[in-house]
RNA sequence: AUGGGCCGGUGGACGGUUGCGUCGCGUGUCGCUUGCGACAUCGCGCCGAGGAACGUCCGGGCUCCGCAGGGGAGAACGGUGGGUAACGCCCACCCGGGGUAACCCGCGAGAAAGUGCAACAGAGAGUAGACCGCCUGCCGUGGUUCGCCGUGGCCGGUAAGGCUGAAAGGGUGGGGUAAGAGCCCACCGGCGUUCGUGGUAACACGGGCGGCCAGGUAAACCUCGUUCGGAGCAAGGCCAGACAGCAGACGAUGACGCGCCCCGCCGAGUCUGCGGGUGGGCUGCUAGAGGGUACUGGCAACAGUGCCCCGAGAGAGAUAACCGUCUAAGUUGGCUUCGGCCAACGGGACAGAACCCGGCGUACAGCUGGCCCAUUCCU
Numbered sequence: 001a002u003g004g005g006c007c008g009g010u011g012g013a014c015g016g017u018u019g020c021g022u023c024g025c026g027u028g029u030c031g032c033u034u035g036c037g038a039c040a041u042c043g044c045g046c047c048g049a050g051g052a053a054c055g056u057c058c059g060g061g062c063u064c065c066g067c068a069g070g071g072g073a074g075a076a077c078g079g080u081g082g083g084u085a086a087c088g089c090c091c092a093c094c095c096g097g098g099g100u101a102a103c104c105c106g107c108g109a110g111a112a113a114g115u116g117c118a119a120c121a122g123a124g125a126g127u128a129g130a131c132c133g134c135c136u137g138c139c140g141u142g143g144u145u146c147g148c149c150g151u152g153g154c155c156g157g158u159a160a161g162g163c164u165g166a167a168a169g170g171g172u173g174g175g176g177u178a179a180g181a182g183c184c185c186a187c188c189g190g191c192g193u194u195c196g197u198g199g200u201a202a203c204a205c206g207g208g209c210g211g212c213c214a215g216g217u218a219a220a221c222c223u224c225g226u227u228c229g230g231a232g233c234a235a236g237g238c239c240a241g242a243c244a245g246c247a248g249a250c251g252a253u254g255a256c257g258c259g260c261c262c263c264g265c266c267g268a269g270u271c272u273g274c275g276g277g278u279g280g281g282c283u284g285c286u287a288g289a290g291g292g293u294a295c296u297g298g299c300a301a302c303a304g305u306g307c308c309c310c311g312a313g314a315g316a317g318a319u320a321a322c323c324g325u326c327u328a329a330g331u332u333g334g335c336u337u338c339g340g341c342c343a344a345c346g347g348g349a350c351a352g353a354a355c356c357c358g359g360c361g362u363a364c365a366g367c368u369g370g371c372c373c374a375u376u377c378c379u
Base pairs, nucleotide, nucleotide: 001375002374003373004372005371006370007369008368009367010366012326013325014324015323016322017321018320020048021047023045024044025043026042027040028039029038030037031036032035050350054361055360057359058358059357060356061355062232063231064230065229069262070261071260074228075227076226077225078224079093080092081091082090083089094108095106096105097104098103109223110222114221115220116217117216131162132161133158134157135156137154138153139152140151141150142149143148170188171187172186173185174184175183189213190212191210192209193208194207195206196205197204198203236283237282238281239280245274246273247272248271249270250269254266256264257263290309291308292307293306294305295304296303297302327348330345331344332343333342334341335340
């Protein structure tokens, strides 16, 4: 310098005028009880959307169901260890795959419990095979130097050679055999078992023994292990106000513990139908598993301690409009010592809280920082 990989930041700026919302202070009026409350207008002041506020996909805080058992069903997760309030999240490592590498990917337990699936081809696709072959024996047939050679058929043996296929009964060599075959042997590979070393562990490396050699697929059903009360801010609480109950079923009915079962516990009301009233106000509602920073521990995620800070709380739902100046990328033209410079044009994406928080997924114009890998050149 070029190319690649990983992790962040930002999301136009300044000024003026007018305007909007909560809260605080002041002013005015009213009520009452010296002070408080309510209302109105004006003035002043602090603050006023996001990295994703989007998706509603996970996990919680919080609220209610009086307490919250066992089974079955269902769902999620699935290598090991750590972090966290928790998680399907994050970090580190192991194994497998991709890449020269930095790094990236993984629905990462079990196929010898069972079921299923794999077109076509091929003899045969799972404890799956005899089409072409090879061999012994028997029956014919031609030749014959009478040793045999060729050829046709049948019973039997065989899976070493060949074919098909994505994949075919481990591989190479030797022995053995009628011909062969882990049938036997040596080495290699896989598997099982055992021991040693390292590691918290997954696992890695190495030694011994054993012919054990029994494909793939579970993001197919399934099996195994771990986890899981329900409903949800339209949860819930308070105030004001209004109305009208009637009929039927059940009577330990019924509510709760996931619809189901058992069990437990509470209990005099519960459910269904018809009919009437209300739809108002306050609260929950923003000081938190909060933010920033320094140090310590840790490979890291993160944790602890000290100091500092308080950042919208709306309620049909506020944060806007206009003007001026500057300005990123970009376009055009010119110049250039090739680092860039000048002029004109130009005018910035995705997108908006609604109880709150931790994650994940998705969208994003432009600008910008750091670390790592590879190649080349210079010193």